[in-house]
RNA sequence: AAAGCAGACCGCCUUAUCGCUCUAAUUUUUUUUGGAGAGGAAAGUCCGGACACCACAGAGAAGCAUAGCGGCUAACAGCCGCCAAUACCAAACUUGUUUUGGGAUUAGGACAAGUGCAGCAGAAAGAAUGUACAGGUAAUGCUGUAGUGAAACCAGGUAAACUCUAUGCGGUGCAAUGUCAUGUAAACCAAUGUUUGAGGGUUCUCGCCCGAUGUUGGAGGGUAGGCAGCUAGAGGUUUUUGGCAACAAAAACCCCAGAUAAAUGAUAAGGGCCUUUUUUUAGGUACAGAAUCCGGCUUAUAGGUCUGCUUUUUUU
Numbered sequence: 001a002a003a004g005c006a007g008a009c010c011g012c013c014u015u016a017u018c019g020c021u022c023u024a025a026u027u028u029u030u031u032u033u034g035g036a037g038a039g040g041a042a043a044g045u046c047c048g049g050a051c052a053c054c055a056c057a058g059a060g061a062a063g064c065a066u067a068g069c070g071g072c073u074a075a076c077a078g079c080c081g082c083c084a085a086u087a088c089c090a091a092a093c094u095u096g097u098u099u100u101g102g103g104a105u106u107a108g109g110a111c112a113a114g115u116g117c118a119g120c121a122g123a124a125a126g127a128a129u130g131u132a133c134a135g136g137u138a139a140u141g142c143u144g145u146a147g148u149g150a151a152a153c154c155a156g157g158u159a160a161a162c163u164c165u166a167u168g169c170g171g172u173g174c175a176a177u178g179u180c181a182u183g184u185a186a187a188c189c190a191a192u193g194u195u196u197g198a199g200g201g202u203u204c205u206c207g208c209c210c211g212a213u214g215u216u217g218g219a220g221g222g223u224a225g226g227c228a229g230c231u232a233g234a235g236g237u238u239u240u241u242g243g244c245a246a247c248a249a250a251a252a253c254c255c256c257a258g259a260u261a262a263a264u265g266a267u268a269a270g271g272g273c274c275u276u277u278u279u280u281u282a283g284g285u286a287c288a289g290a291a292u293c294c295g296g297c298u299u300a301u302a303g304g305u306c307u308g309c310u311u312u313u314u315u316u
């Protein structure tokens, strides 16, 4: 210097004009001025929580999830550290399935409860119908060797096989929920039920609670608007301290979208970066678009920056 791998970060900028959403003033009434306005994934909705309602949620069963040890956290299937195993790379000399170092991966509880399963080779792969040779016994695979195989009687192997063990998990999601307003059909038809309880509380049983202007179905009538929830929070930035780290604590400063079919845009000029090239022409500038809010994971992502490791080449 080039290539590869791993990790972290950035991920177009400035100005002007015209618009859009929210908001603070002003305004003598709808004008004017100012401020703020998408992401690292806003995505998938896969985990975990906050919050709301249903018994502020109970017992058992079923089901689901997790699985070395320790720690972090509101919590987790996440993260950090350590150990072990596995394969890989490098070095060393004692040349060995050695030692040391490095990063990577792990579906890393239990087969000594029970059940199941096992290609080829082999007499035999789990009910030993025990092969060949040799030895031994009153008798018996009782003993040794050979041969096949990853494994041959050993408490065999196998749990991304059933299962067992330990731990955890109630359900529904902001279309939760509360409230104001508007309108209507507490009518009609059918089934079923009214304390001997239909049905509901989102798997089943029990229990508890609700329950008669009931419940289910049919056909039909009406509304389909406002406000709260809603964004000041497990918040952000910087510094210091503790800790190997994840992370925690303290101090100072900061306020950073809140729409509702849904604003965050368009045009022009200049600049940056990349490619191409006639050396200043042309083209490109990814993935993508908030919807109650957080912590993770996964997936998509042009181009660029930094760090570490490995290999190759060149120079000294």
Stems, first nucleotide, its partner, number of pairs: 001312010012271007020037006039287001043298002046296005051173004058206004063169005068082005083108001084106003088102005093096001109164002114162002116158002126154001131146005177228004188218005199210003235254008272285004
Molecule: Bacterial RNase P class A
Organism: Mesonia ostreae